[in-house]
RNA sequence: GCGGAUGGCUGGAUGGCCGCGGGCCUUGAGGUUCGAGGAAAGUCCGGACUCCGAAAAGCACGGUGCCGGGUAACGCCCGGCGGGGGUAACCCUAGGGAUAGCGCCACAGAGAACAGACUACCUGUCCUGCGGGACAGGAAAAGGUGAAACGGUGGGGUAAGAGCCCACCGCGCGGGUGGCAACACCAGCGGCAUGGCAAGCCCCACCGGGAGCAAUGCCAAAUAGGGACCACGCGUGGUGGUGAUCCUGCUCGCAGGAUAUCAGCCACGGGCAGGCUUGAGGCUCAUGUGGUUCGGGUUGGCAGCUAGAGGGCGUCUGGCAACAGACGCUCCAGAUGAAUGGUCAUCCAUCCGCCUUUGGCGGAGGACAGAAUCCGGCUUAUAGGCCGUCCGCGCAU
RNA sequence: GGUCCGAUAGCUCAACUGGAUAGAGCAGCUGACUUCUAAUCAGCAGGUUGAGGGUUCGAGUCCUUCUCGGAUCG
Numbered sequence: 001g002c003g004g005a006u007g008g009c010u011g012g013a014u015g016g017c018c019g020c021g022g023g024c025c026u027u028g029a030g031g032u033u034c035g036a037g038g039a040a041a042g043u044c045c046g047g048a049c050u051c052c053g054a055a056a057a058g059c060a061c062g063g064u065g066c067c068g069g070g071u072a073a074c075g076c077c078c079g080g081c082g083g084g085g086g087u088a089a090c091c092c093u094a095g096g097g098a099u100a101g102c103g104c105c106a107c108a109g110a111g112a113a114c115a116g117a118c119u120a121c122c123u124g125u126c127c128u129g130c131g132g133g134a135c136a137g138g139a140a141a142a143g144g145u146g147a148a149a150c151g152g153u154g155g156g157g158u159a160a161g162a163g164c165c166c167a168c169c170g171c172g173c174g175g176g177u178g179g180c181a182a183c184a185c186c187a188g189c190g191g192c193a194u195g196g197c198a199a200g201c202c203c204c205a206c207c208g209g210g211a212g213c214a215a216u217g218c219c220a221a222a223u224a225g226g227g228a229c230c231a232c233g234c235g236u237g238g239u240g241g242u243g244a245u246c247c248u249g250c251u252c253g254c255a256g257g258a259u260a261u262c263a264g265c266c267a268c269g270g271g272c273a274g275g276c277u278u279g280a281g282g283c284u285c286a287u288g289u290g291g292u293u294c295g296g297g298u299u300g301g302c303a304g305c306u307a308g309a310g311g312g313c314g315u316c317u318g319g320c321a322a323c324a325g326a327c328g329c330u331c332c333a334g335a336u337g338a339a340u341g342g343u344c345a346u347c348c349a350u351c352c353g354c355c356u357u358u359g360g361c362g363g364a365g366g367a368c369a370g371a372a373u374c375c376g377g378c379u380u381a382u383a384g385g386c387c388g389u390c391c392g393c394g395c396a397u
Numbered sequence: 398g399g400u401c402c403g404a405u406a407g408c409u410c411a412a413c414u415g416g417a418u419a420g421a422g423c424a425g426c427u428g429a430c431u432u433c434u435a436a437u438c439a440g441c442a443g444g445u446u447g448a449g450g451g452u453u454c455g456a457g458u459c460c461u462u463c464u465c466g467g468a469u470c471g
Base pairs, nucleotide, nucleotide: 001393002392003391004390005389006388007387008386009385010384012347013346014345015344016343017342018341020035021034022033023032024031025030037368041379042378044377045376046375047374048373049212050211051210052209056278057277058276059275061208062207063206064205065204066080067079068078069077070076081095082093083092084091085090096203097202101201102200103197104196105195118143119142121138122137123136124135125134126133127132151169152168153167154166155165156164171190172189173188175186176185177184178183216303217302218301219300226294227293228292229291230290231289232288235268236267237266238265239264242263243262244259245258246257247256248255249254250253269285270284271283272282310332311330312329313328314327315326316325317324318323348366350364351363352362353361354360355359398470399469400468401467402466403465404464407423408422409421410420416454425441426440427439428438429437447463448462449461450460451459
């Protein structure tokens, strides 16, 4: 100098004028202060908070999937291990199980899971026109097909061959060392050997109630406690502690006893809720409960609403890090058809043109994009600008 | 908010639920026939399967992210 990898910050700045929303001060005029994002987006995850009559157990369904740590929690983050890509820095990983079972591997090829002989090889017999052919046996080591061929490379051995034998690798079993662990390394023994796909169904381990601020609560107001249809029930038994009735005594409303007709209460029975079942518990049952459908009123105000598992800035301690702890400073939007805009000037980043090139003038033009209950993440979009670390190649000193 | 479906030639739709050349009709072009046209017959061309990434030997099909369109329940 060129190329590449990776991490972080920023996302125009300043001043004036006019115009907006919240808070505070003010009798009022008015003053003062604060006022959109790194993604506010997608609604993909996890929660805080609110409500719900099953929130407990099981099933269904869904999610995650190596090890360790962080976190309120997560499918997130950090650090490692294994595998893959790359010369490397680095990047990706959907990473439990293929002897629980089922399924798929087209075409090509002899043969695709315990398969198989197309071209070549060897031995024997027969034929021969001397090119070779037929049959029987041996073998799967050579070549071919294919993404993948039932271990690989080298050597010995053999008629030719084969883990047939040997060495190394690989695989299985046992042991040792290091590490919290995933795992790595070493030595020994050995039938010398057990394809792939689970982002195929599935098995295993762990996790999961449903809705959501249009949740929910209060105030005010209005209408038609509306009409039609359907289903079930409107029962059974018990209870004198209660209401009620009767009797006795008496201190005149107190005590005792009886009565199950009625009320009340309990149990059974019926109905009622999140995907299903069971159990516990709750509500309701003489005009009740549930369902289907037609129609009407309420489109108002206040709270929820922003002081937090907080955020930002700075320092220290522990930790490789994510992060945790301690201290100090600072209140950092709260709208409700929805606020932060317009204009002028200067400067700045980029591009183009011209010129008198440590610069000047003119023009264009500054991305993706607007909070709506809040927070921790992921994913997607993004004109430009700045800073750091590392790798490779070339050159010079 | 839940559940589910779709995007393929200019248009309308297929493609054994992963197998190697992605097909049919209409429209378009050419030729034949006809005095000419239409009809009819024969042939031809037309496709990054919405966009990107991944799994696999192989993807329209399986998984995932993004864009667009729709159904149903509450």
Predicted 3D model of RNase P RNA and transfer RNA as a complex of 471 nucleotides. Model confidence (mean pLDDT): 75 of 100. Rfam match: Bacterial RNase P class A. The literature on the family includes a 1998 paper in Annu Rev Biochem by Frank and Pace, "Ribonuclease P: unity and diversity in a tRNA processing ribozyme".